The prediction has a mean pLDDT of 83. A computed fold for a 522-nucleotide part of an RNA from Chitinophaga pinensis, annotated as small-subunit ribosomal RNA, 5' domain.

Context: one part of a larger RNA
RNA sequence: GGAUGAACGCUAGCGGCAGGCCUAAUACAUGCAAGUCGAACGUGAUUGUUUUAGCAAUAGAACAUGAAAGUGGCGCACGGGUGCGUAACACGUAUGCAAUCUACCUUUAAUAGGAGAAUAGCUUCGAGAAAUCGGAAUUAAUACUCCAUAACAUAAUUGAGUGGCAUCACUUGAUUAUCAAACCUCCGGGGAUUAAAGAUGAGCAUGCGCAACAUUAGCUAGUUGGUAAGGUAAUGGCUUACCAAGGCUACGAUGUUUAGGGGGUCUGAGAGGAUGAUCCCCCACACUGGUACUGAGACACGGACCAGACUCCUACGGGAGGCAGCAGUAGGGAAUAUUGGGCAAUGGAGGCAACUCUGACCCAGCCAUGCCGCGUGUAGGAAGAAUGCCCUCUGGGUUGUAAACUACUUUUAUACGGGAAGAAAAAAUACUACGUGUAGUAUACUGACGGUACCGUAAGAAUAAGGAUCGGCUAACUCCGUGCCAGCAGCCGCGGUAAUACGGAGGAUUCGAGCGUUGUCC
Numbered sequence: 001g002g003a004u005g006a007a008c009g010c011u012a013g014c015g016g017c018a019g020g021c022c023u024a025a026u027a028c029a030u031g032c033a034a035g036u037c038g039a040a041c042g043u044g045a046u047u048g049u050u051u052u053a054g055c056a057a058u059a060g061a062a063c064a065u066g067a068a069a070g071u072g073g074c075g076c077a078c079g080g081g082u083g084c085g086u087a088a089c090a091c092g093u094a095u096g097c098a099a100u101c102u103a104c105c106u107u108u109a110a111u112a113g114g115a116g117a118a119u120a121g122c123u124u125c126g127a128g129a130a131a132u133c134g135g136a137a138u139u140a141a142u143a144c145u146c147c148a149u150a151a152c153a154u155a156a157u158u159g160a161g162u163g164g165c166a167u168c169a170c171u172u173g174a175u176u177a178u179c180a181a182a183c184c185u186c187c188g189g190g191g192a193u194u195a196a197a198g199a200u201g202a203g204c205a206u207g208c209g210c211a212a213c214a215u216u217a218g219c220u221a222g223u224u225g226g227u228a229a230g231g232u233a234a235u236g237g238c239u240u241a242c243c244a245a246g247g248c249u250a251c252g253a254u255g256u257u258u259a260g261g262g263g264g265u266c267u268g269a270g271a272g273g274a275u276g277a278u279c280c281c282c283c284a285c286a287c288u289g290g291u292a293c294u295g296a297g298a299c300a301c302g303g304a305c306c307a308g309a310c311u312c313c314u315a316c317g318g319g320a321g322g323c324a325g326c327a328g329u330a331g332g333g334a335a336u337a338u339u340g341g342g343c344a345a346u347g348g349a350g351g352c353a354a355c356u357c358u359g360a361c362c363c364a365g366c367c368a369u370g371c372c373g374c375g376u377g378u379a380g381g382a383a384g385a386a387u388g389c390c391c392u393c394u395g396g397g398u399u400g401u402a403a404a405c406u407a408c409u410u411u412u413a414u415a416c417g418g419g420a421a422g423a424a425a426a427a428a429u430a431c432u433a434c435g436u437g438u439a440g441u442a443u444a445c446u447g448a449c450g451g452u453a454c455c456g457u458a459a460g461a462a463u464a465a466g467g468a469u470c471g472g473c474u475a476a477c478u479c480c481g482u483g484c485c486a487g488c489a490g491c492c493g494c495g496g497u498a499a500u501a502c503g504g505a506g507g508a509u510u511c512g513a514g515c516g517u518u519g520u521c522c
Stems, first nucleotide, its partner, number of pairs: 001522004006518005013374006019367002021332001026330003030327003035074003040071002043068001047064007081285003091209007100202002105198007113147004123136005153178011183190002211257003218248003223245008260282004264275004287308005310321004338364001340363003346360001347358004377408004388398004414458005422449001428443007466511005471492003477506005487494002
C1' cells in the first nucleotide's frame, strides 16, 4: 500500500447492488418448512331436486352433489441446512467396466384369457388417564394370490461364425425348463405387462496430483497371495473353510496433531504466499451409538427398531420428543437481522386437467458491513463588516467571498395527482395443418413486490457534515495553560517555567456519510 463475513469509538441525508453466528455440531417454547390423486377402490357427513304418506311438522324412496377418514398409487432418497468426522480413491484430473444397476422420460416390437381368498374402512364389543391397543361379524379395488398364454428374456446342454485386450467378448442355430399383466374411458385415449435401445443418474476400479512432525522407525495376521464356496446390481478377503508365507517401509510405512476437497478468493510484475464466507460441483453428517426394513434408489434431517444422555406429560401402570429447514428464544461471544408477504414469476411433487402443496424460490423488513452513485446549493458580492485569534499594536494580518445582502436553480426530502414492465401460458371456444391428437393462430383471465419504479404539478435554500491529523518519517503552525506532574506515543522520542510533540483555542492539511483504532492475510 492492498484486502476483510470484521469488531470498537465519534458522527450520520438518500438510492442501487451485494453481504450478514467466523464462537457452543450448545440447548430449544411456538408457528410454519411434503404432500397429492375421486380419471384406481369401497364407505360416506352435508346440501339440493323430484316423488309417496301426512293438515303440517316430519318420515320413507329415487337422482345428483360431495366434506372427512380409510385402502391403493406416486412422491417422501429431491429441494433446504451444517462442516462434526475424514489425510481418504474424500476431492481434483484423465481413463476403464470384456465386472454393473437405473423409477419417472423417449423410441421400437409384442401382450393383456380365466379364477380365487382375504383385509382396512364402516358396524359392534371391550382395555387404557392418555398415547394407543385388542376381539367379533362384514366389504371393494389398478392391493394380494393361483392357472393359462411366452420370446428378442433367464437357466441348463450343445453346434457354428466373427473379433479381441490375458481372463475372453459379440452374433447366431437347436432342445428342455421357468416367469406377465388392470383396468378406466368423454371411444379420442390414459394407464398396465414383457423385452430391446437411448437418455439421465448412480456404483466400482486404475494412473497422476493432494498438510505438519523423525523429539513418531519399524508396521501388518484376513494381514499378502492361491483354491473352493457364499454374498453383491457388479469386480474384489467383501465374508467363510483350507493351503502357502507373504505384503508395506528411509523416494518416509506405522503413529500423533491439524483439516471437509475443488472451482475460486486476497495479495503479488511474475514465480509464489495466504485462504476455502457468500455462488457452483463433489463428499460427509442430521441429539449420541448401532441396526436393518420398505423401495428403482436410503442403511433415510422433519421414517422405523434398540441402547444412552437430556427435556416434557402422567391417574405412577406407562407414554411423547429431536431447528446443523425458515423465523424466533436462551446461552456463549468483541460480534451478525423479521416469530414478515406471496406462490405473481422460475423450479419441484402429485394429478387428464382444474388445482393443491412448496420458509425451494421471488419479494419486502433491519444493519454504513462493503462497493458504486447522488446530495448538503449556484452565480455575484469588499463596508475586505462584526465576532474570534495572532501581532513588531494610533496600526496590520487571518478567518474571508467566508457571512450578510442581491439574483437564480430545485437533484434528494415534503405535499398532491398519474402510473408500469416483469405475463406468457395453462382452462374454454373457434379456425388452420396433417402427423387425427398433437402443433399453431385468434379471443379471455392471472402481479406478492406495489400505488413500488418512473412521470407530472406546487412552494421553497428550503430537509441534510463530520472524523482524523498538523516534531520527523508525512500534507498541514501559532497563542495560552501545565511544569519529568498531568499526559502523548506506530518508530525515533516529547514533558524538569518561553513545549509547533501533553490539554484547550484560533488557523491549516487530508478524507468525506464517513473518518479513525484494533485484529487477521499478502
The sequence was found in a public genome assembly. It matches the Rfam family "Bacterial small subunit ribosomal RNA". Rfam links the family to the GO terms ribosome and structural constituent of ribosome.